GlmS glucosamine-6-phosphate activated ribozyme aptamer from a Dehalococcoidia bacterium, 154 nucleotides, folded computationally. The sequence was found by an Rfam model in a public genome assembly. NCBI's taxonomy places the organism under Bacteria, Bacillati, Chloroflexota, Dehalococcoidia. It matches the Rfam family "glmS glucosamine-6-phosphate activated ribozyme aptamer". Its family is annotated with regulation of gene expression and catalytic activity in the Gene Ontology. Its mean pLDDT, the model's own confidence on a scale to 100, is 79.
Order: sequence, then C1' cells, then structure tokens
RNA sequence: GCACAACACCAAGCGCCAGGUCCGCCAUUACGGCGGAUGACGAGGCGGGGGCAGCAUCGAAAGACUCGGCGGAUGGCCCCCCGGCAGGCACAGCCGCAGGACGCACACAAACCAGCACGGGCAACCGGCUGACAAAGGUGGUCCAGGUGCCAGG
Repeated sequence: GCACAACACCAAGCGCCAGGUCCGCCAUUACGGCGGAUGACGAGGCGGGGGCAGCAUCGAAAGACUCGGCGGAUGGCCCCCCGGCAGGCACAGCCGCAGGACGCACACAAACCAGCACGGGCAACCGGCUGACAAAGGUGGUCCAGGUGCCAGG
C1' cells in the first nucleotide's frame, strides 16, 4: 500500500423529554395505571488552541403547542498562533479562500397548505410523490478606501 471481516461513526438549527397536550389499552367514580404520539420549517454559518458568558444569524408558517423544559452548537467577547487585504518585511486596521458601502442585477428553501385509488400505524401520528413563495448570506456590477516605518526595484 492492497484485499477481506468485524465494530464504531455517518446528529450541530442538532439531540433529548421529568411537565403540558393528544392517542390506545386496562380500571371505572379512586380520575388512576401501562404503553405510545407530539414536542422549530428550512436558508446561512467552522483556520488552530485556550478562557468567559450563554433565549447565538436569517427569514417562512402559524396566530391554539414553532407550548414548557434540558443538554449542546459552526455565533459573541478576550488572549496567543497561522493565513488574506499594493513588490518584500514589521506595525496598525479590516478580515478567515480573507477591505468597506449599495433604493443595483442574478441564482437558490423547507414546512405550513392543496392534490394523490401512495406507504406504515387500531389510533394520536409518521413518511412518499407533485405544485408555490423568503430573508440574511453568496455571486456579479458600481463606487470608496488602500495608513506608518524600513528595504528592494524603476
């Protein structure tokens, strides 16, 4: 390095459930027992290490539960390191395939909902297929900024 086998992983807008709500069975006036269902819809988001705090970005739906709660988390703040921003180096500043701004352009969602001689479940409910629509961010465009010192080159 290759082949085979086993195990683990294949969650991070994620996982979980002691409350609530709903369903089934048992019990039946004791209002309970047992089991189950539900419990945030996608988009975007990670240089490495340490520390701190902890409702951590954006919109969609709904307007009765996307209720309530727990644990996390790529977000935030501080320090160090690495890297990007005019030839080199350093500092400052802004950042993380990497300066800022915008009445600009472009592409992009799922759920809800509707439909289906669709699948699973006694049911609550879960799933499949078809159909629509965002914002942030992204890409492009335009404009602005592009400091200080030293060095190199002309």